The part of an RNA shown here (large-subunit ribosomal RNA, domain IV) has 353 nucleotides and comes from a Patescibacteria group bacterium. RNAcentral holds the full RNA, with entries from ENA. It matches the Rfam family "Bacterial large subunit ribosomal RNA". The coordinates come from a structure-prediction model, not an experiment, and the mean pLDDT is 88.

Context: one part of a larger RNA
RNA sequence: CUCUGGUUAAGGAACUCUGCAAAUUGACACCGUAACUUCGGAAGAAGGUGUGCCCAUUUCGGUGAAGUGCCUGCGCAUGGAGCUGAAAAGGGUCGCAGUGAAUCGGGGGUGGUGACUGUUUAUCAAAAACACAGGACUCUGCAAAGUCGCAAGACGACGUAUAGGGUCUGACGCCUGCCCGGUGCCGGAAGGUUAAGGAGAGAGGUUAGCCGCAAGGCAAAGCUUUGAACCGAAGCCCCGGUAAACGGCGGCCGUAACUAUAACGGUCCUAAGGUAGCGAAAUUCCUUGUCGGGUAAGUUCCGACCUGCACGAAUGGCGUAACAAUCUCCCCACUGUCUCAACCAGGGACUCA
Numbered sequence: 001c002u003c004u005g006g007u008u009a010a011g012g013a014a015c016u017c018u019g020c021a022a023a024u025u026g027a028c029a030c031c032g033u034a035a036c037u038u039c040g041g042a043a044g045a046a047g048g049u050g051u052g053c054c055c056a057u058u059u060c061g062g063u064g065a066a067g068u069g070c071c072u073g074c075g076c077a078u079g080g081a082g083c084u085g086a087a088a089a090g091g092g093u094c095g096c097a098g099u100g101a102a103u104c105g106g107g108g109g110u111g112g113u114g115a116c117u118g119u120u121u122a123u124c125a126a127a128a129a130c131a132c133a134g135g136a137c138u139c140u141g142c143a144a145a146g147u148c149g150c151a152a153g154a155c156g157a158c159g160u161a162u163a164g165g166g167u168c169u170g171a172c173g174c175c176u177g178c179c180c181g182g183u184g185c186c187g188g189a190a191g192g193u194u195a196a197g198g199a200g201a202g203a204g205g206u207u208a209g210c211c212g213c214a215a216g217g218c219a220a221a222g223c224u225u226u227g228a229a230c231c232g233a234a235g236c237c238c239c240g241g242u243a244a245a246c247g248g249c250g251g252c253c254g255u256a257a258c259u260a261u262a263a264c265g266g267u268c269c270u271a272a273g274g275u276a277g278c279g280a281a282a283u284u285c286c287u288u289g290u291c292g293g294g295u296a297a298g299u300u301c302c303g304a305c306c307u308g309c310a311c312g313a314a315u316g317g318c319g320u321a322a323c324a325a326u327c328u329c330c331c332c333a334c335u336g337u338c339u340c341a342a343c344c345a346g347g348g349a350c351u352c353a
Stems, first nucleotide, its partner, number of pairs: 001348008010339002014337001019334001027051005036041001038171001052093004057088007067078004094098001106332004111327002113324002118130002134169007146155003172319004177249003182246002184242005191237003197231002202226005209218003250268005277311001278308001289305005
């Protein structure tokens, strides 16, 4: 110097990202116990008091001897001694200290998030993430939908719509607004488009034949290469529906008898222009917004305001008792976290062998 323990004057979080770590508290009995609440809780809330040993007493409990009665069965009844457990009240006594060691909750208040118990990154993350009961939409009539498999076959299920699959939300309470123009899904089938296929007008090749002195020209049938109309399903276009489907939810200008503001008016655009509730928020850039509270002093915190850069209603909105090794802030107690360090004990380092 380092590690692990221990003690510490005065102060008591001034330490620090953060009371991290440590300290405090602690058992049992009794008294007592707030807001809030889903009436279960919160709660061991908080906050107090007592606790050793000796003596005698009382009460309640366990066991149940001798004796006595009936009686003769190793029976029944009565009886209460002794031993023993607990409690109560009283007296005495010792120490600094009586759950004398050890085991053995620190507590309170506000707010955020998630209802809760659970689950998770085996080996840096336990959480506000996942799950969850509950809610909703949607598919599926049974040889179900869906899934695995090339198939056979299997799961679903020896189930049958109060069932099974998928997706979203996430207890509970109050609620869940407007938009179907785009994309998706569902329904529709009149019209447009349209594949294979059908159909086959027409065109090309070939050449019996015909024309020609010849070169060559024309050219039926057949074969062959093509091929225009026309017919032709779903889909798409089209017409409707649907947002707890994917998603979306405006701008400019003016106006009231101080000023300011704008209930009101005008205009442009849109499918419709954000309703309730909440709001500098796990969301606010400007920003340490402004005001209030707490502090001597507060970029955090709490309560408001609303100018929401860029909240908002099952990608759920806003609340909420209980719960949490969750996150933020404050207070009490307590402390070597600190002012500021000291000492003790035992390991290591170091020196020598």